Description
Large-subunit ribosomal RNA, domain III from an uncultured SAR86 cluster bacterium, 388 nucleotides, folded computationally. The sequence was found in a public genome assembly. Its mean pLDDT, the model's own confidence on a scale to 100, is 85.

Context: one part of a larger RNA
RNA sequence: AAGUAACGAUAAGAGGGGUGAAAAACCUCUCCGCCGAAAGACCAAGGUUUCCUGUCCAACGUUAAUCGGGACAGGGUGAGUCGACCCCUAAGGCGAGGGCGAAAGCCGUAGUCGAUGGGAAAUAGGUUAAUAUUCCUAUACUUCUUGUUACUGCGAUGGAGUGACGGAGAAGGCUAGGCCAGCACAGCGAUGGUUGUCUGUGUUUAAGGUUGUAGGCUGGAGAUUUAGGUAAAUCCGGAUCUCUAAGGCCGAGAACUGAUGACGAUUAUCUCUUAGGAGAUAAGAAGUGGUUGAUGCCAUGCUUCCAGGAAAAACUUCUAAGCUUAGGUAGCAAGGAAUCGUACCGUAAACCGACACAGGUGGUCAGGUAGAGAAUACUAAGGCGCUU
Repeated sequence: AAGUAACGAUAAGAGGGGUGAAAAACCUCUCCGCCGAAAGACCAAGGUUUCCUGUCCAACGUUAAUCGGGACAGGGUGAGUCGACCCCUAAGGCGAGGGCGAAAGCCGUAGUCGAUGGGAAAUAGGUUAAUAUUCCUAUACUUCUUGUUACUGCGAUGGAGUGACGGAGAAGGCUAGGCCAGCACAGCGAUGGUUGUCUGUGUUUAAGGUUGUAGGCUGGAGAUUUAGGUAAAUCCGGAUCUCUAAGGCCGAGAACUGAUGACGAUUAUCUCUUAGGAGAUAAGAAGUGGUUGAUGCCAUGCUUCCAGGAAAAACUUCUAAGCUUAGGUAGCAAGGAAUCGUACCGUAAACCGACACAGGUGGUCAGGUAGAGAAUACUAAGGCGCUU
């Protein structure tokens, strides 16, 4: 220079009350404003206590601060079913033997690792200051072990089936959700009107079980035989014959049950409070119909196209070696299901950007009115007014 520029999105604040040494900024109430395919909600990555409560204000916060993601102390993360671990493999890595190479090492068989993929099983309600598909209540489901009863050919690192998959398109059946009516409860206006064809609120209920629908796929059963499936096979594949016209598989949704339960506007009583209000206990109304309707489900379906669209385990079945007081199947009973993660942020002041930085950051949910629409405008739930 200069007490100058600046104080980080032009979404916006105002008033009352409280606390306090002190209040434009903290708490609270009443208005106002902003977002609303987000500036709301839930997860993954990453962060690692930032979460909740009490106390504090030196420094940090672009100002003040009684406030805070700051300081100090205490508290907080509860699982057979969610995820990981586990079983399985992909690209790829490592790699016994092996090949090659002055050496270091490179390649690679058997194998062993490796998810971003495949593989058993849970929902609704309640509860905390802070966790909940984890705690509690109710109702379920899966798998393994042991015992017992009945029946009985069981057995794999091998065979077969299945798992098992592309793009595009179209039509159908549903549901979530929405809207309207009906129903239940409450209200009746500080300013002209408001007992009415008025206003406000609610009208919610899962997994599982039973059933097997719309629809899709496939003919089905038996016998004989067999150069294939590295050996075997009653399995799969091939061939032949007989009988038969329905049988089987997949499959949303609806219905009934779950539920004489839960939830539920509100009401009553009690306690606390300066106000607004808050908490506890008890009781508990209506809880139906129509319409619309998905990008969700049936659907890994169907049609069509060429560029022809993982693997392995689990599962089912077949036998080999072998085994026969074993092993297997079904019912019942008892027991087990370990370990790790779980707080909080997560289009952000908590991650990546040296900052409480107008930048960047994968997935899921998707209300109303108008609209073709996830555009746009206004708005609900919810969240904010961006720290002078």